Predicted 3D model of a 316-nucleotide RNA (Archaeal signal recognition particle RNA) from Methanococcus aeolicus Nankai-3. The sequence is in RNAcentral, with records from Rfam. The model forms 94% of the base pairs in the Rfam consensus. Taxonomically the source falls in Methanococcus aeolicus (Archaea, Methanobacteriota, Methanococcales, Methanococcus). Rfam family: Archaeal signal recognition particle RNA. Rfam classes the family as a non-coding RNA gene. Its Rfam clan is "SRP clan".

RNA sequence: AAUAUGGCUAGGCUGGGGGGUUAGGCGUCCCUUGUAAUCUGAAACCGCCUUUAUGCAGAAGCCGAAAACUUGGGAGAGGUAUGUAUAUUUACCAUUCAUUCCUGAGCUUUGUGGUGAUAUUUCGUCCUAUGGGGUAUAGGUGGUAAGGGAGCUCCAUCUGUAGGGAUGGAGAAAACUCUUUUUAUUUGCCGAACCCCGCCAGGUCCGGAAGGGAGCAACGGUAGGCGGAACUCCGACGCCCAUAGGGUAGCGGAAUUGAACAGAACUUAGGGGCAAUGGAUGGUAAAUUGCAUAUCCAUCCCAAGGAAGCCACUUU
Numbered sequence: 001a002a003u004a005u006g007g008c009u010a011g012g013c014u015g016g017g018g019g020g021u022u023a024g025g026c027g028u029c030c031c032u033u034g035u036a037a038u039c040u041g042a043a044a045c046c047g048c049c050u051u052u053a054u055g056c057a058g059a060a061g062c063c064g065a066a067a068a069c070u071u072g073g074g075a076g077a078g079g080u081a082u083g084u085a086u087a088u089u090u091a092c093c094a095u096u097c098a099u100u101c102c103u104g105a106g107c108u109u110u111g112u113g114g115u116g117a118u119a120u121u122u123c124g125u126c127c128u129a130u131g132g133g134g135u136a137u138a139g140g141u142g143g144u145a146a147g148g149g150a151g152c153u154c155c156a157u158c159u160g161u162a163g164g165g166a167u168g169g170a171g172a173a174a175a176c177u178c179u180u181u182u183u184a185u186u187u188g189c190c191g192a193a194c195c196c197c198g199c200c201a202g203g204u205c206c207g208g209a210a211g212g213g214a215g216c217a218a219c220g221g222u223a224g225g226c227g228g229a230a231c232u233c234c235g236a237c238g239c240c241c242a243u244a245g246g247g248u249a250g251c252g253g254a255a256u257u258g259a260a261c262a263g264a265a266c267u268u269a270g271g272g273g274c275a276a277u278g279g280a281u282g283g284u285a286a287a288u289u290g291c292a293u294a295u296c297c298a299u300c301c302c303a304a305g306g307a308a309g310c311c312a313c314u315u316u
Stems, first nucleotide, its partner, number of pairs: 001316002005312004011063004015033005023050005038059004069305007078296008087288014101271006108264005119256007126246008134237002139234002142231001145180005152171008185229006196221003204213003
């Protein structure tokens, strides 16, 4: 001497525009615009100023040696508001036209047709009712009615020195057995803790014994329950037949007939309709763009004013 950092001070900032007022500039007043843009006090008989006029007095906050900041002039990206446009786009509404629909004509064309177009008649296909069949290892439903005998229970009589035996009568019954009947049978498992049956080893009771009585378990059964099968009845149906009635757009069969029939595109005339699509015109709304005005304003340029000072420390 320069540079970086921190601090201090001079200085600066804490809105703008228009109107009114004034000789004029600010302020108090009104309007407007905008913001990151502080608070208090006085001020129209007014307050402070004089082209260096863009307030005065007091306080607070911030920036601070940046050419910060102020004034004037100019350039200018962009924001906001208003207006405007034969502008552009989108949405909605209204009017209108066209197409899709129907009919006629023209033109072109495709397909069917004497192996029979078209038309007529008739039958079937379809529906309803009744009857029959079929589907049965699909669904639902049900388990008949009696008689005889043995045995059982009760009562009576006779009899045996025990157990017991004999005869008669009455009653009930699902159990064992026979017969008849029915679709009401069959098979497996379970079963009766509400007092079921038969047969009952052992044990027990009577008896010298023979034999007999009651009777548990086991075994065999009944009522009842569950499942399977068969059967009865009911009902069902992508099925078939018959009878009666109804219906018939389309499709098919038969008979008669004997040469046409059906479709598509385009053009044109008329009709229908406002459902959809498209076009045109008008209106409304929104957005975009251009222009104009007002306002705010980043940034830049020019001129003038104004500042470029002090302390500490780092590096060169």